[in-house]
RNA sequence: GCUUCAGUUGCUUAAUGGUUAAAGCGUUAAUUUGAAGCAUUAAAGAAGUGAGUUCAAUUCUCUCCUGAGGCA
Numbered sequence: 001g002c003u004u005c006a007g008u009u010g011c012u013u014a015a016u017g018g019u020u021a022a023a024g025c026g027u028u029a030a031u032u033u034g035a036a037g038c039a040u041u042a043a044a045g046a047a048g049u050g051a052g053u054u055c056a057a058u059u060c061u062c063u064c065c066u067g068a069g070g071c072a
Base pairs, nucleotide, nucleotide: 001071002070003069004068005067006066007065010025011024012023013022018055027043028042029041030040031039048064050062051061052060
């Protein structure tokens, strides 16, 4: 330099052109306990950047950025 894949709560992963973006772990609060742990209930918290297509984009297209792999 060329090329392939990926980027989603704090972490690990889903889903999918249309309802409030889902789950586990984690965090916080309440119940419980002498206290903690366990358990139960509840809450907060997320689409890498910019543009395009579309009535509607996390999803499709393009640019850039980051990471991983391959070729030279």
Molecule: transfer RNA
Organism: Trametes sanguinea